Predicted 3D model of a 369-nucleotide RNA (Bacterial RNase P class A) from a Candidatus Zixiibacteriota bacterium.
RNA sequence: AUAGCAGGAGAAACAGUCGCGCUUUAGAUGAGAGUUUAGAGUGAGGAAAGUCCGAGCUCCAGAGAAUCGGGACGCCCGGUAACACCGGGGCGGAGUGAUCCGACGGAAAGUGCCGCAGAAACUAUACCGCCCGCUUUGCGGGUAAGGGUGAAAACGUGGUGUAAGAGACCACGGCUGUCGGCAGUAAUGUCGACAGUGGGUAAACCCCGUCCGGAGCAAGGCCAAAUAGGGGAACAGGGGUUGAUUCGCCCCGCUAUGAUUCCCGGGUGGGCCGCACAGAAUGACCGGGUAACCGGAUCAUCAAGAUAAAUGGCUGUUGAUCGCGCUUUAUGUGCGAUUACAGAACUCGGCUUAUUUCCUGCUAUGCAG
Numbered sequence: 001a002u003a004g005c006a007g008g009a010g011a012a013a014c015a016g017u018c019g020c021g022c023u024u025u026a027g028a029u030g031a032g033a034g035u036u037u038a039g040a041g042u043g044a045g046g047a048a049a050g051u052c053c054g055a056g057c058u059c060c061a062g063a064g065a066a067u068c069g070g071g072a073c074g075c076c077c078g079g080u081a082a083c084a085c086c087g088g089g090g091c092g093g094a095g096u097g098a099u100c101c102g103a104c105g106g107a108a109a110g111u112g113c114c115g116c117a118g119a120a121a122c123u124a125u126a127c128c129g130c131c132c133g134c135u136u137u138g139c140g141g142g143u144a145a146g147g148g149u150g151a152a153a154a155c156g157u158g159g160u161g162u163a164a165g166a167g168a169c170c171a172c173g174g175c176u177g178u179c180g181g182c183a184g185u186a187a188u189g190u191c192g193a194c195a196g197u198g199g200g201u202a203a204a205c206c207c208c209g210u211c212c213g214g215a216g217c218a219a220g221g222c223c224a225a226a227u228a229g230g231g232g233a234a235c236a237g238g239g240g241u242u243g244a245u246u247c248g249c250c251c252c253g254c255u256a257u258g259a260u261u262c263c264c265g266g267g268u269g270g271g272c273c274g275c276a277c278a279g280a281a282u283g284a285c286c287g288g289g290u291a292a293c294c295g296g297a298u299c300a301u302c303a304a305g306a307u308a309a310a311u312g313g314c315u316g317u318u319g320a321u322c323g324c325g326c327u328u329u330a331u332g333u334g335c336g337a338u339u340a341c342a343g344a345a346c347u348c349g350g351c352u353u354a355u356u357u358c359c360u361g362c363u364a365u366g367c368a369g
């Protein structure tokens, strides 16, 4: 210098000006609710995103637990409120390397599947070849050593053996399992003995082990119109006459299929709470731990919040990156461009995805001293 690997930090700053949401103070206005003016305070993120996991919180169901069904997870140790997350280790794989990736129990319980090619994809099979026999352009038998097919074909090499061959047998080696010794908390590694040599596939069914009740802030609680609908109750009298609130007589009105009155309850629109103080918080320091993380009597920090949604625009200066030019080759300076992804909606812990700049450490190759 080029190419790469890992980790960390930030997410521009200041000033002016025009605006926006919420809270609050004062004034004006108004019966009030509110409206308006001025001031003060405050106002997005590392991912607020995807809504993929784990929780808080709420309601429902059940009973203090279990079963069926279903689902998730699956090497070991540790961390955590919990997790499918995090740290360390083991094993396997990728890379020259820094380093990265892995749902990483069981295929020797059973069932299924294995495209194309190939004779044959699993205990059965003979296409070519090899060997033997015969009634010899062929047929029958033996053979998985050689060829060919395929991602994968009878453990590999050598020998014995045989008509030709074959773990059929032998030696060495590979792999798997069991037992034992040693190292390690363990996964596991290593050494030895014995047994074996079974194709793959479980993000196929399945088996084994561990764990899991369901729905979600549109949860849920409270207040509560108009209209319509539901339920219940009420509903005949008034005037005149007369001494008179009885009775009688006269007049008017009503009678339920009522646009009547009152009460009750549910729902809708709307409003309030949940909901924005402070806790599984963050940082510094000290201690423990390889680390994740934990502990601490210390110090500091924290206050957005509508309910279709405010947190913005412009100008200037500075910063950062890139390009071009000038220069005294130190880097400075001038001009121009760029300055991302995106955006709270009950709250936390993670994962994943999107995206910009800088810094540190490390690796490989080349060049120079």
Base pairs, nucleotide, nucleotide: 001365002364003363004362005361006360007359008358009357010356012318013317014316015315016314017313018312020043021042022041023040024039025038026037027036028035029034045341049352050351052350053349054348055347056346057216058215059214060213070212071211072210073209074208075089076088077087078086079085090104091102092101093100094099105207106206110205111204112201113200114199127147128146129143130142131141132140133139134138155173156172157171158170159169160168174197175196176195177194178193179192180191181190182189183188220273221272222271223270230264231263232262233261234260235258237252238251239250240249241248279302281301282300283299284298285296286295287294288293319339320338321337322336323335324334325333326332
Its Rfam family is "Bacterial RNase P class A". By type it is a ribozyme. The sequence was found by an Rfam model in a public genome assembly. Model confidence (mean pLDDT): 75 of 100.